Background:
Transfer RNA from Heterosigma akashiwo, 74 nucleotides, folded computationally. Its Rfam family is "tRNA". Gene Ontology term of the family: triplet codon-amino acid adaptor activity. Model confidence (mean pLDDT): 81 of 100. NCBI's taxonomy places the organism under Eukaryota, Ochrophyta, Raphidophyceae, Chattonellales, Heterosigma. It is recorded under the gene name trnI-gau.

[in-house]
């Protein structure tokens, strides 16, 4: 210094431009149950979808750049 891939809950991930109003699992709170756990039921909380700008009626989704990580070449 060139090129490529990633950024969505604490974690790990889903998500054809539109119909759920952004989910799932682990996890955490609380509740059932239990003599008490620990599994097992429920129920809840937790997101500027990395930023900034642009396309479009309509952007998590599509284009530029900017940050970050992470792989190649030199």
């Nucleotide at each position: 210094a060139g090129g490529c891939c990633u950024a969505u809950a604490a974690c790990u991930c889903a998500g054809c431009g539109g119909u759920u109003u952004a989910g799932a699992g682990u996890g955490u709170a609380c509740g059932c149950c239990u003599g008490a756990u620990a599994a097992g039921c429920g129920u809840a909380a937790a997101g500027u979808c990395a930023g900034u700008g642009g396309u479009u009626c309509a952007a998590g989704u599509c284009c530029a750049c900017u940050u970050a990580g992470g792989c190649c070449u030199a």